The RNA shown here (transfer RNA) has 72 nucleotides and comes from a Minisyncoccota bacterium. RNAcentral holds the sequence, with entries from ENA. The source organism's lineage runs through Bacteria, Bacillati and Minisyncoccota. Its mean pLDDT, the model's own confidence on a scale to 100, is 82.
C1' cells in the first nucleotide's frame, strides 16, 4: 500500500428496511431476625464519526477513525 472483518446500555452480545432488546452489573420494592439466594419493577442508547438512498436506515451505498486478520 491492498483486501477482509469488528464497532449497538457500565460489561458481554442480539436485532427480515417498519416501536433498539437480552444476560450480568446498578438502583428500588417484596421475601428473611440479619446477610446471601430468590421474586417483581425501574433507570441506563444521539447504534464509532460524517454524508447519501428511502415514506422510513443499527441494517443498503460512499467516505472516514480505531482494533484485529491476511496479502504484497
Nucleotide at each position: 500500500g491492498c483486501a477482509g472483518u469488528a464497532a449497538u446500555a457500565g460489561c458481554u452480545c442480539a436485532a427480515c428496511g417498519g416501536u433498539a432488546g437480552a444476560g450480568c452489573a446498578u438502583c428500588g420494592c417484596c421475601u428473611u431476625g440479619c446477610c446471601a439466594a430468590g421474586g417483581c419493577g425501574a433507570a441506563g442508547g444521539u447504534u464509532g464519526u460524517g454524508g447519501g438512498u428511502u415514506c422510513g436506515a443499527a441494517u443498503c451505498c460512499c467516505a472516514u477513525u480505531u482494533g484485529c486478520u491476511g496479502c504484497u